[in-house]
RNA sequence: UGGGAUUUACGGGCAGUCGCUGGUAAUAGUUUAUUACGAGAGGAAAGUCCGGACACUAUAUGAGCAUAAUGACUGAUAACAUCAGUUCGCAGCAAUGCGGGGAAAGCGUUACAGAAAAUAACCGCUGCAUUAGCAGUAAGGGUGAAAAGGUGAGGGUAAGAGCCCACCUCUGCUUUUGGUAACAAAAGUAUGGGAACAAGCCCCAUUAAGUGCAAGGCAAAUAGGCUGGAACGGGUUGCUCAGCCCAUUUUUCCAGCGGGUAGGCUGCUUGAAUUAUUAAGCAAUUAAUAAUCUAGAGAAAUGACUGCCGCCUGUUUUUACAGGAACAGAAUCCGGCUUAUAGUAAAUCCCGUUUU
Numbered sequence: 001u002g003g004g005a006u007u008u009a010c011g012g013g014c015a016g017u018c019g020c021u022g023g024u025a026a027u028a029g030u031u032u033a034u035u036a037c038g039a040g041a042g043g044a045a046a047g048u049c050c051g052g053a054c055a056c057u058a059u060a061u062g063a064g065c066a067u068a069a070u071g072a073c074u075g076a077u078a079a080c081a082u083c084a085g086u087u088c089g090c091a092g093c094a095a096u097g098c099g100g101g102g103a104a105a106g107c108g109u110u111a112c113a114g115a116a117a118a119u120a121a122c123c124g125c126u127g128c129a130u131u132a133g134c135a136g137u138a139a140g141g142g143u144g145a146a147a148a149g150g151u152g153a154g155g156g157u158a159a160g161a162g163c164c165c166a167c168c169u170c171u172g173c174u175u176u177u178g179g180u181a182a183c184a185a186a187a188g189u190a191u192g193g194g195a196a197c198a199a200g201c202c203c204c205a206u207u208a209a210g211u212g213c214a215a216g217g218c219a220a221a222u223a224g225g226c227u228g229g230a231a232c233g234g235g236u237u238g239c240u241c242a243g244c245c246c247a248u249u250u251u252u253c254c255a256g257c258g259g260g261u262a263g264g265c266u267g268c269u270u271g272a273a274u275u276a277u278u279a280a281g282c283a284a285u286u287a288a289u290a291a292u293c294u295a296g297a298g299a300a301a302u303g304a305c306u307g308c309c310g311c312c313u314g315u316u317u318u319u320a321c322a323g324g325a326a327c328a329g330a331a332u333c334c335g336g337c338u339u340a341u342a343g344u345a346a347a348u349c350c351c352g353u354u355u356u
Stems, first nucleotide, its partner, number of pairs: 001352010012309007020040002023037006042327001046338002049336005054212004061242005067208005072086005087100005101203002106201002108197003122141002124137005149168004154164002169193002171190008216266003225257007233246004273292008311324005
């Protein structure tokens, strides 16, 4: 100095004026108003895709059948499908990235080309045959992303072939060694040479009750209403059965009348919280100490303007003018993932090039 890999921080600043929504205090005075002080969106508040906290439910129990998610190992964590480290495979010169049960239970699919895409015979080779053709053959050729382990002037055969043999290679199994483990290495062995795809069905293992702050609680009020018809039990949160729960002048369903309906207070933000320092650990993360309180709403406030500075673009007399500034918008709360994002800054690492 050029090109890359991984990760992190930020997402304009200050001042003034006018507003908006809560809080506290004071004064008027109970519907509230005024004044003062202080607070008021994000890195994703988003998608609602996972995991929890919290709350409720005639229990969620037992059996069977479905459905969905996950899938190497170890650790972290409240938990997870997340994260960290390791391991194996693939891609890359590398930093690094992507992926992870089973294809030897079964089904299915494998474009075009090709004889054939998994019970292989097109050419070739061999035998028979007058020919047509029939049979054998996976060594050789050709097609293809992929063609049924490789080498051998070994054996064998009509010609051939793991058909047999030697060596190699891969796979399974056994033993030993290292490792917490996945796994790796070495030795032995064969009833081994099985094409790919499971994000197609499927099989195996593990896990899963549902709903969702409009959850729910309290107070007050009320109508636990009336009429007609049908059923004779009804409900049970994936389905069925058992069980369980409710009712017995009730219950369920349908139609009509009347009433009520997102009113008050609460849940509500002090929390797996934030910041800083130290310690433990390769790391994810954890512990200790100190300080801090940082939206909590009515279907919804968080805004606008002006000046100066900063950033980007263009012009240019090089210090001025003009223009521009992303994705987006809290609603019970946390931890993740994914997606959107103008622009700025930083750290570590890899591969080159140049100079010394």